Background:
Predicted 3D model of an 81-nucleotide RNA (transfer RNA) from an uncultured Pseudomonadales bacterium. Its Rfam family is "tRNA". By type it is a transfer RNA. It was read from a public genome assembly.

RNA sequence: GGGGGGAUUCCUGAGCGGCCAAAGGGAUCAGACUGUAACUCUGACGCGAAAGCUUCGGUGGUUCGAAUCCACCUCCCCCCA
Numbered sequence: 001g002g003g004g005g006g007a008u009u010c011c012u013g014a015g016c017g018g019c020c021a022a023a024g025g026g027a028u029c030a031g032a033c034u035g036u037a038a039c040u041c042u043g044a045c046g047c048g049a050a051a052g053c054u055u056c057g058g059u060g061g062u063u064c065g066a067a068u069c070c071a072c073c074u075c076c077c078c079c080c081a
Base pairs, nucleotide, nucleotide: 001080002079003078004077005076006075007074010026011025012024018064028044029043030042031041032040046053047052057073058072059071060070061069
């Protein structure tokens, strides 16, 4: 240099243009159980009292509507040279 794949919440990891604050697992917090702890179980787990608001690497764009499609940029991995 050419080709391909990827970046999602504290970590991991799924995610079809609308059913998404976004499955599942872990961690964490609260509770049950236990003499204590561990295990196990239940609930919560972006912000907010709610309505709602904001978010999927960054910036733009398409669209009534974008984590998902498009363009450029940043970073990571694989193959070829």